[in-house]
RNA sequence: CGGGACGUGGCGCAGCCUGGCAGCGCACCUGCUUGGGGUGUAGGGGGUCGGCGGUUCAAAUCCGCCCGUCCCGA
Numbered sequence: 001c002g003g004g005a006c007g008u009g010g011c012g013c014a015g016c017c018u019g020g021c022a023g024c025g026c027a028c029c030u031g032c033u034u035g036g037g038g039u040g041u042a043g044g045g046g047g048u049c050g051g052c053g054g055u056u057c058a059a060a061u062c063c064g065c066c067c068g069u070c071c072c073g074a
Stems, first nucleotide, its partner, number of pairs: 001073007010026004020057001028044005050066005
C1' cells in the first nucleotide's frame, strides 16, 4: 500500500441478506426462601447498535467516508 472479516447493555452473542417500537444467555439490583451464604423462585434496571454524512415516510439493517481489532497478500 491492496483485499477480507468483525465492531450491538458489564461480558459473550443473535437480529442485518428480505428497512418497520432493540432481543437472548450470563452478570447486576429487589422480594420470597435460609441462622447466614449458595441454590431455587418471582420481579426489575441498564444499550438509541464504532463515528460522521447520504437515501427513505421510516436505517442496527441500504450507500459513502473515516476510526479500531484481527487475518491474508505485496
Predicted 3D model of a 74-nucleotide RNA (transfer RNA) from Thermodesulfatator indicus DSM 15286.
The coordinates come from a structure-prediction model, not an experiment, and the mean pLDDT is 85.